A computed fold for an 83-nucleotide RNA from an uncultured Armatimonadetes bacterium, annotated as c-di-GMP-I-GGC riboswitch aptamer. The sequence was found by an Rfam model in a public genome assembly.
[in-house]
C1' cells in the first nucleotide's frame, strides 16, 4: 500500500415523526427501525427526479435546479486482525 474481521473506540443516519424553508425535486434542525469503511467533501461525467419554456395536451428539444445513501471520477481521512 492492497485489504476490511461477529475486533476496539468513535462516527454517519434511509424509511418514518415533529418544526422551519422551497412552486417542486428537496434542504436545514431535533428524534430515529434500515443500513454504511468513506453513508467525509466536490455536482466534473452518466443516471434519476423537479420546475419553466418550445412543441400538436405528443415524441422530443432547450433552460434552471435537486440528488454524491445511484454509479464513475477527483480530494482528504479514523482504526486494525488475518492474508
Nucleotide at each position: 500500500c492492497c485489504c476490511g474481521a461477529c475486533a476496539a473506540a468513535g462516527g454517519c443516519a434511509c424509511a418514518c415523526c415533529c418544526g422551519c424553508c422551497g412552486c417542486g425535486a428537496g434542504g436545514c434542525g431535533g428524534g430515529g427501525c434500515c443500513g454504511c469503511a468513506a453513508a467525509g467533501c466536490c455536482a466534473g461525467g452518466a443516471g434519476u427526479c423537479u420546475c419553466c419554456c418550445a412543441g400538436c395536451c405528443a415524441a422530443u428539444g432547450g433552460g434552471a435546479g435537486a440528488u454524491c445513501g445511484u454509479c464513475c471520477g477527483g480530494c482528504c481521512g479514523c482504526c486494525g486482525a488475518a492474508g